c-di-GMP-I-GGC riboswitch aptamer from a Desulfobacterales bacterium, 94 nucleotides, folded computationally. The coordinates come from a structure-prediction model, not an experiment, and the mean pLDDT is 85. Lineage of the source: Bacteria > Pseudomonadati > Thermodesulfobacteriota > Desulfobacteria > Desulfobacterales.
RNA sequence: CUAGAUAAAGGCAAACCACCCGAAAGGGUGGGACGCAAAGCCACCGGCCUAAGUGCUUAAAUAUGUUAGGGAUAUGGCAGCGGAGUUGCCGAGC
Repeated sequence: CUAGAUAAAGGCAAACCACCCGAAAGGGUGGGACGCAAAGCCACCGGCCUAAGUGCUUAAAUAUGUUAGGGAUAUGGCAGCGGAGUUGCCGAGC
């Protein structure tokens, strides 16, 4: 440097369950294993999820306020969606 169907030492942990945090998405800890050779780290790019807050909008006769609904939006997330960046175990080949 290359590719992980020799082996060995090990590692992580989806769904689901309990408790906790959160408006939600989601996250933490424990249990649990579908999978994973970077399923280590990192939201920089694309993508996806959510919408507390803030505009818009509909209804409640009208205005203000309020309530309820709809839709927009990340400043909230996902690294087990892809890419970039970064660190790294094992043996093998060159």